[in-house]
Molecule: c-di-AMP riboswitch aptamer (ydaO/yuaA leader)
Organism: Nocardia stercoris
RNA sequence: GGAUGGUCACCGCCUAAUCGGUGCACGGAUUCGAUCCGUUACCGAAUCGGGGACCCAGGUUAUCGGGGUGAAUCUGCUACGGCCGCAAGGCCGUAGCGGUAGGGCCGAGCUUCCCGGCCCGAACCCGUCAGCUAACCCGGUCGGCGGACGGGCAGGAAGAA
Numbered sequence: 001g002g003a004u005g006g007u008c009a010c011c012g013c014c015u016a017a018u019c020g021g022u023g024c025a026c027g028g029a030u031u032c033g034a035u036c037c038g039u040u041a042c043c044g045a046a047u048c049g050g051g052g053a054c055c056c057a058g059g060u061u062a063u064c065g066g067g068g069u070g071a072a073u074c075u076g077c078u079a080c081g082g083c084c085g086c087a088a089g090g091c092c093g094u095a096g097c098g099g100u101a102g103g104g105c106c107g108a109g110c111u112u113c114c115c116g117g118c119c120c121g122a123a124c125c126c127g128u129c130a131g132c133u134a135a136c137c138c139g140g141u142c143g144g145c146g147g148a149c150g151g152g153c154a155g156g157a158a159g160a161a
Stems, first nucleotide, its partner, number of pairs: 010147005018045005025039006046141006056131001065129001066126004074099011102120005110155002113152003
């Protein structure tokens, strides 16, 4: 000097998944004064999701079920296996390689738009049942990552001199 791993704090990103208060025990850090951070119980705010009338919409009987959260849908090719077929070929499953509706980020004050770049395009839940839906009712506030540094037009705000 570089690489990798761990711990604490700070900053930032995805997500609704944040903020404040009270209580009090534990853990970590530290300059060892006591403070800071986190966890735990309760309360509140904010926010997210579901159920739920009139009206409106919709409509025939269905296990081939249906529905919800979410951006996460739709689809091509190849190989292997199974089934159907006289054949051409078709259907289903698994694996691999792609595309795509749609979604996110790119110095770190914010927003719209443009150019460019980098990613995601999953997973889970309800249990035969749910359109919308006022009143009303129910539930969530998890989890996962990064700390590097693309550019432009315009707008509004804050601060400094």